Bacterial RNase P class A from an Anaerolineaceae bacterium, 416 nucleotides, folded computationally. The prediction has a mean pLDDT of 75. The source organism's lineage runs through Bacteria, Bacillati, Chloroflexota, Anaerolineales and Anaerolineaceae. Rfam family: Bacterial RNase P class A. It is annotated as a ribozyme. Its family is annotated with tRNA processing, ribonuclease P activity and dimeric ribonuclease P complex in the Gene Ontology.
């Protein structure tokens, strides 16, 4: 330098001008107005897991039903994370007989049981589990042996070779493969090395089943406070056969007289109000709907530094406050600078190629001239800036994402 993987972090960035929310202040009886500081994300998303919170419901114990299921460890908890194991996949790159083989970092898939029992295994095959169709063997035949060949198939009863037989066969040996193990050792284990055992009947638990563990249900529109109007219950006094004008004859005004309240120590007096003909007034009750307040963001917070731990994570100190609308604020124009792509122009620098000088083993460096528009760089102009929007909060996963920028790891190459 180059190529290949992994993490972690930005998500354009500063004004100006005119809006929106909330919180504080200051005037206002209120409405509002003014200052002033705040004001989305990594996924706010999918609502797929786990939780906290709240309200219902529950003595115990079973059944049914859901989950998870390689070991260990992290977490409030998890179908999350971190580390280890087993058994596949991939992979820059190397090496090659060019068929392939090896394979770093680093990515990924699956892992309770198939001797507890049922059940399935298509067609095609004699035959899909303890199997005789063809073939070999014995035998007149009839029938018996026999999993070496042949043929079906996704799959056929371990594989090579050998004893050894009538023919044959894990029946016996040797090596390889795979199972098992109350054995040894090495690890917390899960596995791993060695030993040893027999080699018996495959696969499918995403069919039913079995084990072992865990799991009550709905959700912020939860759930509570306060509390207009209606509509429900309760109290309450007088309740005029009066005089007058007016009238669409339904009544209606104004007096008097009567109730009630207010001024007021009483009385008088004086204002206001009722005097309704039967449903209205006044007041008070209980549930409660509009609406309003809570819940509501101070938290499993965020930085940072340290100290344990391979990691996840946990603990200690020290700074910080970082949206809470509720038809739902977080926006709009614009300038100037980044950034992305593209056009033109240009050559200070950048590349090439020439000469000169300087040190000098290749070569490097300075000066100057030429040449180019692939690379780079300058200067004008267009142009792109991405997914995507909080609604009670967390911790996850998953899915959207233009683009940048920093780090660590492996792998060729190359100079010192």
């Nucleotide at each position: 330098c180059a190529g290949g993987u992994u993490g972690a972090c930005c998500a354009g960035a500063g004004g100006a001008u005119c809006g929106c929310g909330a919180g504080g202040g200051c005037a206002g009886u209120a409405a509002u107005g003014c200052c002033u500081u705040c004001g989305a994300g990594g996924a706010a998303a999918g609502u797929c897991c786990g939780c906290a919170c709240u309200c219902c419901a529950c003595a115990g114990g079973g059944c049914a039903g859901g989950c998870u299921g390689u070991c260990g460890g992290g977490u409030a908890a998890c179908u999350c994370c971190c580390g280890g194991g087993g058994c596949g996949g991939g992979g820059a790159u190397u090496c090659u007989u060019c068929g392939g083989a090896a394979g770093a970092a680093c990515c990924u898939g699956c892992c309770a049981g198939a001797u507890c029992g049922g059940g399935c295994c298509a067609c095609a095959g004699a035959g899909a589990c303890a199997a005789a169709c063809c073939g070999c063997c014995c035998g007149u035949a009839a029938g018996g042996g026999u999993a070496a060949g042949g043929g079906u198939g996704a799959a056929a009863a371990g594989g090579u070779g050998g004893u050894g037989u009538a023919a044959g066969a894990g029946a016996c040996c040797a090596c390889c493969g795979g199972c098992g193990u109350u054995u040894g050792c090495a690890g917390u284990a899960a596995u791993g090395c060695a030993g040893c055992g027999g080699c018996c009947a495959g696969g499918c638990a995403a069919c039913c089943c079995u084990c072992a563990g865990c799991c009550g249900g709905a959700g912020c529109a939860a759930g509570g406070u306060c509390a207009a109007g209606c509509a429900g219950g309760g109290a309450c006094a007088a309740u005029g056969u009066c005089u007058g004008c007016c009238u669409u004859c339904g009544g209606g005004c104004a007096g008097c007289g009567g109730g009630a309240a207010g001024c007021g120590g009483c009385u008088c007096g004086u204002u206001u109000u009722c005097u309704u003909u039967u449903g209205a007034g006044u007041c008070c009750c209980g549930g409660g709907u509009a609406g309003a307040c809570c819940g509501c963001u101070c938290g499993a917070g965020c930085g940072u530094a340290g100290u344990g731990g391979u990691a996840a994570c946990a603990c200690u100190g020290c700074g910080c406050c970082u949206a809470g609308a509720u038809a739902g604020a977080u926006g709009a124009u614009u300038c100037u600078c980044c950034c992305u792509u593209u056009g033109a122009a240009u050559g200070u620098c950048g590349u090439g190629c020439c000469a000169u000088g300087a040190g000098u083993u290749c070569u490097u460096c300075a000066u100057g001239g030429u040449a180019u528009a692939c690379c780079c760089g300058u200067u004008c102009a267009a142009u792109u800036g991405a997914c995507a929007g909080a609604a009670c909060g967390c911790g996850g996963c998953u899915u959207a994402u233009c683009g940048g920028u920093c780090a660590a790891c492996c792998u060729g190459g190359u100079g010192c």